[in-house]
RNA sequence: AUCUUAUCAAGAGUGACGGAGGGGAUUGGCCCGAUGAAGUCCAGCAACCUAUCGAGAUGGUGUGGUGCUAAAUCCAACGGGAGAUCCCGGGAGAUAAGAG
Repeated sequence: AUCUUAUCAAGAGUGACGGAGGGGAUUGGCCCGAUGAAGUCCAGCAACCUAUCGAGAUGGUGUGGUGCUAAAUCCAACGGGAGAUCCCGGGAGAUAAGAG
């Protein structure tokens, strides 16, 4: 790489450095950004695994491993329903745990 399972409308910065991009395929939209993007550090959120408490819980804590901190996974792409637009499903993707 691939496969399986679960989750994806909640939550989290008026910080320091940095200095022009960013919203992790593509295309089309729509947004964010010099009132400071990416990135690094710090801080924080969460609770999948782990640790621990507990008789147990769909429980508590938050030690360690990940992850995350604009907008539903920012929206659409395929199918269906309803009809200015919205809803449902699929696909794809992300994260975790496991398999191999």

The RNA shown here (SAM riboswitch aptamer (S box leader)) has 100 nucleotides. Of the family's consensus pairs, 94% are formed in the model. Its Rfam family is "SAM riboswitch aptamer (S box leader)". About the family: The SAM riboswitch is found upstream of a number of genes which code for proteins involved in methionine or cysteine biosynthesis in Gram-positive bacteria. Its family is annotated with regulation of gene expression in the Gene Ontology.